This is a predicted structure of a 106-nucleotide RNA (SAM riboswitch aptamer (S box leader)) from a pig gut metagenome. The RNAcentral record of the sequence draws on MGnify. The prediction has a mean pLDDT of 81.

RNA sequence: CUUAUCAAGAGUGGUGGAGGGAAAGGCCUGUCGAAACCCAGCAACCUGAUGAAUAAUUAAGGUGCUAAUUCCUUCAAGCGGUCGUUUUUGAGGCUUGAAAGAUAAG
Repeated sequence: CUUAUCAAGAGUGGUGGAGGGAAAGGCCUGUCGAAACCCAGCAACCUGAUGAAUAAUUAAGGUGCUAAUUCCUUCAAGCGGUCGUUUUUGAGGCUUGAAAGAUAAG
C1' cells in the first nucleotide's frame, strides 16, 4: 500500500503491585487489585486434518482477542423537528458513507 472484518464470543485462576481504556478531550475503570507475565478460555483470518468440494466440520500450528459498539467523539450527505433563536441558523438526536484506529492475509 491492497483486500477482508470490527453489535457476537471468552476468567470469581496464579504471579505481580499502580496504573489502564491508541492519541487529545470526554466518560469510565483500578488496593473489593491496573499494566505485564503464566495458565485457562473465545474466535476461525492463514496453515494443517477430514471432505468430491471454492460447502461444511475440526482446533494441532501461526496470529489475534477475553469491561463498556472500535466505550463516545471527527468529516460529508440525508432524515426528523427535541431545545434555543426567530424564519433561518446553532445545539442535540437518528441513519448512511468516509476518515482515523485495530486485527488478519498478501